[in-house]
A computed fold for a 72-nucleotide RNA from Candidatus Berkelbacteria bacterium CG_4_10_14_0_2_um_filter_35_9_33_12, annotated as transfer RNA.
The source organism's lineage runs through Bacteria, Bacteria candidate phyla and Candidatus Berkelbacteria.
Its Rfam family is "tRNA". Rfam describes the family as follows. Transfer RNA (tRNA) molecules are approximately 80 nucleotides in length. It is annotated as a transfer RNA. Gene Ontology term of the family: triplet codon-amino acid adaptor activity.
RNA sequence: GGCUGUAUAGCUCAGUGGUAGAGCGAGGGAUUCAUAAACCCUAGGUCGUAGGUUCAAUUCCUACUUCAGCCA
Numbered sequence: 001g002g003c004u005g006u007a008u009a010g011c012u013c014a015g016u017g018g019u020a021g022a023g024c025g026a027g028g029g030a031u032u033c034a035u036a037a038a039c040c041c042u043a044g045g046u047c048g049u050a051g052g053u054u055c056a057a058u059u060c061c062u063a064c065u066u067c068a069g070c071c072a
Base pairs, nucleotide, nucleotide: 001071002070003069004068005067007065010024011023012022013021018055026042027041028040029039048064049063050062051061052060
């Protein structure tokens, strides 16, 4: 330099056009003599950035950026 993939909650990851979810973690409740576990509830997201297509974009297209890989 060329090509491919990746970016979504504090962390690990789902989500292939129609109001964004899980597990773990955090806070609270209830239970217990007390703690833990299990149970219930809650908060937490401009979906990497900027454009484009569309009635509608996390999702499709383009460029840029991050990280990883392959080739030279």